FMN riboswitch aptamer (RFN element) from uncultured Ilumatobacter sp., 120 nucleotides, folded computationally.
[in-house]
RNA sequence: CCUGCAGGGUUGGGUGCAAUUCCCGACCGGCGGUCACAGCCAGCGAACCCAUCGUCUGCCGAUGUUGGGCCGAUCCGGUGAAAAUCCGGAGCCGACGGUAACAGUCCGGAUGGGAGCAGG
Numbered sequence: 001c002c003u004g005c006a007g008g009g010u011u012g013g014g015u016g017c018a019a020u021u022c023c024c025g026a027c028c029g030g031c032g033g034u035c036a037c038a039g040c041c042a043g044c045g046a047a048c049c050c051a052u053c054g055u056c057u058g059c060c061g062a063u064g065u066u067g068g069g070c071c072g073a074u075c076c077g078g079u080g081a082a083a084a085u086c087c088g089g090a091g092c093c094g095a096c097g098g099u100a101a102c103a104g105u106c107c108g109g110a111u112g113g114g115a116g117c118a119g120g
Stems, first nucleotide, its partner, number of pairs: 001120005012024003026105002028094002030044002033041001039092002048069004053064004074090005096108003
């Protein structure tokens, strides 16, 4: 430098004109690091906001580059040389826009981007 890959999840029930959005209950966990395996330890990525410099445009605006900002949540017991990572128990968290009613799980931006992984 090139190529490929790179996110999972509302079974069932209640109320209601209407909810996979509320209530009961159910289910899910990107990437590399860390004396030993991590959603909740320290970071990274995505989304969102600001600035910046391009491209398109009659305007509104759209889109990309670079930089900055923002960015959730855990304890107890056990084993051990070592674990906020394992085992047992009890908890907690989850971008933006949309919707006949509030969404981690539905639809959309996204046939996108991407930490990074593999190969040449």
Rfam family: FMN riboswitch aptamer (RFN element). Rfam describes the family as follows. The RFN element is a highly conserved domain that is found frequently in the 5'-untranslated regions of prokaryotic mRNAs that encode for flavin mononucleotide (FMN) biosynthesis and transport proteins. The RNAcentral record of the sequence draws on MGnify.